Overview
Model confidence (mean pLDDT): 78 of 100. Guanidine-I riboswitch aptamer from Gluconobacter roseus NBRC 3990, 101 nucleotides, folded computationally. The source organism's lineage runs through Bacteria, Pseudomonadati, Pseudomonadota, Acetobacteraceae and Gluconobacter roseus. It was read from a public genome assembly, where an Rfam model found it.

RNA sequence: UGGAAAGCCGCUAGGGUUCCGAUUCAGUUCUCUGAAUGUCUGGUCCGAGAGCGCGCGGCCUCGGUUUCGAGGUUACACGGCGGGACAAAAGCCCGGGAGAU
Numbered sequence: 001u002g003g004a005a006a007g008c009c010g011c012u013a014g015g016g017u018u019c020c021g022a023u024u025c026a027g028u029u030c031u032c033u034g035a036a037u038g039u040c041u042g043g044u045c046c047g048a049g050a051g052c053g054c055g056c057g058g059c060c061u062c063g064g065u066u067u068c069g070a071g072g073u074u075a076c077a078c079g080g081c082g083g084g085a086c087a088a089a090a091g092c093c094c095g096g097g098a099g100a101u
Base pairs, nucleotide, nucleotide: 007056008055009053010052011051014046015045019043020042021040022037023036024035025034026033027032057074058073059072060071061070062069063068076096078099082094083093084092
């Protein structure tokens, strides 16, 4: 100076309000309908580069030899404003970007 599996999956912090539930109001009149509220703990939902995982995968070494097993490694990481998507928002995406060191 250059290169990357620096990947995938699951989950969480976090996030909002389509749907469900909750609350309030109105109607209906006996169990339903409609409206509003996320300044409703929630279920569904979205969800991290800088969060987690004895998950999968990649790479290396050794043993074994069509298969496979054991060990190791998968590092580091300050950061806006603004814009975008879905119903909506966000630690989502633009983005390990601009900028800073």